[in-house]
RNA sequence: CAGUUAACGCAGCCUAAACCGGCUUCAUCAUGGGGGAGCCGGUGCGGGGGAACCAAACGCCACCGGGGGAUCGGCCUUCGGGGGCCGGGGCGAGCGGCGGCCCGGGGGGGCAUGCCGGGGCCACUUUCAAGGCCCAGCCCGUCAGCUAACCCCGUCGGCAGUUGGAAGGGCGAUC
Numbered sequence: 001c002a003g004u005u006a007a008c009g010c011a012g013c014c015u016a017a018a019c020c021g022g023c024u025u026c027a028u029c030a031u032g033g034g035g036g037a038g039c040c041g042g043u044g045c046g047g048g049g050g051a052a053c054c055a056a057a058c059g060c061c062a063c064c065g066g067g068g069g070a071u072c073g074g075c076c077u078u079c080g081g082g083g084g085c086c087g088g089g090g091c092g093a094g095c096g097g098c099g100g101c102c103c104g105g106g107g108g109g110g111c112a113u114g115c116c117g118g119g120g121c122c123a124c125u126u127u128c129a130a131g132g133c134c135c136a137g138c139c140c141g142u143c144a145g146c147u148a149a150c151c152c153c154g155u156c157g158g159c160a161g162u163u164g165g166a167a168g169g170g171c172g173a174u175c
Base pairs, nucleotide, nucleotide: 009171010170012159013158014157018043019042020041021040022039023038024037025036026035044155045154046153047152048151049150054145059085060084061083063081064080065079066078067077068076069075087143088140089139090138091137095117096116097115098114100111101110102109103108118135119134120133121132122131124168125167126166127165128164129163130162
């Protein structure tokens, strides 16, 4: 790779991302039905903003100046000045800690990967065990804690299916 035989009843997955109605349009000689694409409305699902109450608050670095304390010296604390550095938040499971290397006087910045912990997915649901895969990407723009009323937004895209135990279900067939 091909052939043969036997057994096995069925169910798609990730994601909020689906359903209903109307209009336009496409393919077509015409009609009917159905289908594709786009737009609008609604329902469902999902997200953000937004009171009271509650929660939260004026960071760090070196330099200069003043006050106080201590000391052999180095230093500590407080106030002021100018300079430098770090914003903050949202969708999403996509995160935290400890290390490594590089730049810098410092505050900090950059790079790759190691370890530990944690999180998500694996096909009806829950749970246990083993095994496998992932921990991305995008957005707002100095601004937003929670938040009733109220306001606004999305409804894309990507895939092809690990095994076993326990419990509970759906559809169908047979009795």

A computed fold for a 175-nucleotide RNA from a Verrucomicrobiales bacterium, annotated as c-di-AMP riboswitch aptamer (ydaO/yuaA leader).
It was read from a public genome assembly, where an Rfam model found it.
Its Rfam family is "c-di-AMP riboswitch aptamer (ydaO/yuaA leader)". About the family: This family represents a conserved RNA structure found upstream of the ydaO and yuaA genes in Bacillus subtilis and related genes in other bacteria. Rfam links the family to the GO terms regulation of gene expression and cyclic-di-AMP binding.
Its mean pLDDT, the model's own confidence on a scale to 100, is 75.